The part of an RNA shown here (large-subunit ribosomal RNA, domain VI) has 251 nucleotides and comes from a bioreactor sludge metagenome.

Context: one part of a larger RNA
RNA sequence: CGUAAGAGUAUUGAGAGUGGCCUUUCUCUAGUACGAGAGGAUCGAGAAAGAUAUACCUCUGGUAUACCAGUUAUUCCGCCAGGAGUAAACGCUGGGUAGCUACGUAUAGUUAGGAUAACCGCUGAAAGCAUCUAAGUGGGAAGCCGUCCUCAAGAUGAGUACUCUAAGGCCGCGGAAAGACUAACCGCUUAAUAGGAAUUAGGUGUACAGCUAGCAAUAGUUUCAGCCGAGAUUUACUAAUGGCCAUAAUG
Numbered sequence: 001c002g003u004a005a006g007a008g009u010a011u012u013g014a015g016a017g018u019g020g021c022c023u024u025u026c027u028c029u030a031g032u033a034c035g036a037g038a039g040g041a042u043c044g045a046g047a048a049a050g051a052u053a054u055a056c057c058u059c060u061g062g063u064a065u066a067c068c069a070g071u072u073a074u075u076c077c078g079c080c081a082g083g084a085g086u087a088a089a090c091g092c093u094g095g096g097u098a099g100c101u102a103c104g105u106a107u108a109g110u111u112a113g114g115a116u117a118a119c120c121g122c123u124g125a126a127a128g129c130a131u132c133u134a135a136g137u138g139g140g141a142a143g144c145c146g147u148c149c150u151c152a153a154g155a156u157g158a159g160u161a162c163u164c165u166a167a168g169g170c171c172g173c174g175g176a177a178a179g180a181c182u183a184a185c186c187g188c189u190u191a192a193u194a195g196g197a198a199u200u201a202g203g204u205g206u207a208c209a210g211c212u213a214g215c216a217a218u219a220g221u222u223u224c225a226g227c228c229g230a231g232a233u234u235u236a237c238u239a240a241u242g243g244c245c246a247u248a249a250u251g
Stems, first nucleotide, its partner, number of pairs: 001154001005165007015151003019148001022050007034039001052108005060102004067095005072087006113145002119139004168245004172188004193239003196235005202228003209222005
């Protein structure tokens, strides 16, 4: 820009796909058919496993660069005590929420069909026989077409259904389930969108200070304390002020 008014939501599927379709083992059928024996099935039914793919984080783990604790050296806060900075871009060590993730969890590979390949057939002449082929005709593969999955109406052949009529959209602003930027998504006072605050899940592991015991290191007690990033709930305390476009073809 088009889809002959403008929009919102939901869809059909022409067409497209370097999407998928997997593999193994075991049990039963059955030590049966077959075979002198040795050996040992087709078909069919069932159970596991592997690899792969997709999604997710309840569990099990990983990470979690400053969330908690411990600790060494050194500098500083006048000293003690208690802290802070630095030590290769966390000094080192022990843990660890959200998020992300696999080693974790869940799911998936399905039924029927059509046309065929090699191949196996039926009927059957040329060629009184024979012959799957010349006319005709049946079967037959993880392969092909479909089935399944994904995209898909610029499919200019521009589809369909429902609803709305200032509807709706855009800019702006607060964001995070999104993210290079855009975009998409949520919210904008008729509001829980983010921050803060309160409570809490969860993490760390019992703060400072006081008291008690001990010469002291230290231990006990107040104390499952103190501190805390992302999680949850509540709460307008702070910040989401506002502006613009659009308003009916042809006849």
The coordinates come from a structure-prediction model, not an experiment, and the mean pLDDT is 85.